[in-house]
């Protein structure tokens, strides 16, 4: 020096004129000054929560989900350390030690299934082929077949069981003001000795419950505003921990649209990518081949918010930085 593998961080940038948009000031108003304005995934909707409503709360049985041990967090099926197993490579201490990779890692004697083809025969099933033992008899052992051959063993991301958890439905929750109309009609049940009803199921239990409910025809309404962005918030530096995280300080505010704003043009650097090549450099069979500043040309990945906010898994031009292997050149 190269390739490969796995971790992790960027993933365009700066100036200039024009627009759009959202906040602060100011101004009677027109307007006028200033500061922000898509992601590392926004993306799948796959788990966990915040907030909001049901609702005052419960208990069983169904259902779902999780699986060594411990730790971390608001929670998590997430993340981190150790252990087991399994794998690959060194080493030599040979069933041991180091690295690195995987792993939906409780229980097969609680039960119930499942294992083609081969083979005689795949479980309280079955006797092929030779041997031994017997009065006899698969009663012993070898051999073939297979992944698996004597009330056998494997498999639970097979049903199932244990052990621990878990209400639900959502910003199109919700809530406030605006406009408008029909307390009208029909039918059934009921008025406290309860009709019906209370946004996963289904008993129990609890509560509301009378110009009521509950069906059925019909009639009006589709507007504004909040939620809406200062938060389990970020960045540094120091303590603590192996480490994921944690704690103090001290600085900072970085979208909030509503049919959907965060753009456009230019010009310059900035990566790659192809062309070509000075002065050189390396390799050579001495023919050459590779390497190559500057110029000229293209591109610029994967993709855009819609309450938020921690994860996971997909996607993805190319740049850097760590480990690790394994090839080559020098010493």
């Nucleotide at each position: 020096a190269g390739a490969g593998c796995a971790g992790g961080c960027c993933g365009c940038c700066u100036u200039a004129u024009c627009g759009a948009u959202c906040c602060u000031c100011u101004g009677u108003a027109a307007g006028g000054a200033g500061g922000g304005u898509a992601g590392g995934a926004a993306a799948g909707u796959c788990c966990g929560g915040a907030c909001a409503c049901c609702a005052u709360a419960g208990g069983a049985u169904g259902a779902c989900a999780u699986a060594g041990c411990g730790g971390u967090u608001a929670a998590c099926g997430g993340c981190c350390g150790c252990c087991a197993u399994u794998u690959c490579g060194a080493u030599u201490u040979u069933u041991a030690u180091c690295g690195g990779a995987a792993u939906a890692g409780g229980a097969c004697c609680a039960g119930u299934g499942c294992a083609a083809c081969a083979g005689a025969a795949a479980g309280a099933a079955u006797g092929u082929a030779c041997a031994g033992a017997u009065c006899a008899u698969g009663c012993u052992g070898u051999a073939g077949u297979g992944a698996a051959a004597u009330c056998a063993g494997g498999u639970a991301a097979a049903c199932u069981c244990u052990a621990u958890g878990u209400g639900g439905u959502g910003c199109a929750a919700u809530g406030u003001c605006g406009c408008g109309u029909a307390u009208a009609u029909c039918a059934g049940a009921g008025c406290u000795u309860g009709a019906g009803u209370g946004c996963g199921a289904u008993c129990c239990g609890c509560g509301c419950g009378a110009u009521u409910c509950u069906g059925a025809a019909g009639g009006g309404u589709a507007g504004a505003c909040a939620g809406c962005u200062a938060g389990a918030g970020g960045u540094u530096c120091c303590g603590g921990g192996u480490a994921a995280c944690c704690g103090u300080a001290a600085c900072c505010c970085c979208a909030g649209a509503u049919a959907a704003a965060u753009g456009a043009u230019a010009a310059g650097g900035g990566u790659u990518c192809a062309u070509c090549u000075u002065u050189u450099u390396c390799c050579u069979u001495u023919g050459g081949g590779a390497a190559g500043c500057a110029g000229c040309g293209a591109a610029c990945a994967c993709a855009g918010a819609a309450u938020c906010c921690g994860g996971c898994u997909u996607a993805u031009a190319g740049g850097c930085c760590u480990g690790c292997u394994u090839u080559u050149u020098u010493a």